A computed fold for a 77-nucleotide RNA from bacterium HR15, annotated as transfer RNA. The coordinates come from a structure-prediction model, not an experiment, and the mean pLDDT is 82. Rfam family: tRNA.
[in-house]
RNA sequence: GGGGCCAUGGUCUAGGGGACUAGGACGCCUGGUUUUCAGCCAGGAGGACGGGGGUUCGAAUCCCCCUGGCCCUACCA
Numbered sequence: 001g002g003g004g005c006c007a008u009g010g011u012c013u014a015g016g017g018g019a020c021u022a023g024g025a026c027g028c029c030u031g032g033u034u035u036u037c038a039g040c041c042a043g044g045a046g047g048a049c050g051g052g053g054g055u056u057c058g059a060a061u062c063c064c065c066c067u068g069g070c071c072c073u074a075c076c077a
Stems, first nucleotide, its partner, number of pairs: 001073007010026004018057001028044006050066005
């Protein structure tokens, strides 16, 4: 230099055009249970989906560019 894959709450992830007001687990907060802790039960907060543009009636989802990460490959030394 060329190519491929990926980016969603603090962490791990589901979702691949409309039923998403974005779901689950862990973690966090509050309450209950318990002598206390842990555990268990109930409830709650926390995301607008890496950034920008495009297509569309409608984009987390499709296309383009950029940023970052991982991998493959070529060249130089």